[in-house]
RNA sequence: GACCAUAUGAUCUAAUGGUUAUGAUAUGACUUCUUCGUAGUCGUUAUACGAGUUCAAAUCUCGUUAUGGUUA
Numbered sequence: 001g002a003c004c005a006u007a008u009g010a011u012c013u014a015a016u017g018g019u020u021a022u023g024a025u026a027u028g029a030c031u032u033c034u035u036c037g038u039a040g041u042c043g044u045u046a047u048a049c050g051a052g053u054u055c056a057a058a059u060c061u062c063g064u065u066a067u068g069g070u071u072a
Base pairs, nucleotide, nucleotide: 001071002070003069004068005067006066007065010025011024012023018055027043028042029041030040031039048064049063050062051061052060
């Protein structure tokens, strides 16, 4: 240099182009418990970046960035 793959909360992860983006861990409040711990209920924090296609994009297309791999 060429080609391929990946990028989603603090962490891991799901999601046939279609209703407020799923679940778990963590974390905050409350309840139970004599206290801690456990358990339960309700919340907070996300689609790498930029464009395009579409009525509608995490998803499809193009480019950029980062990481990993193959090859020269």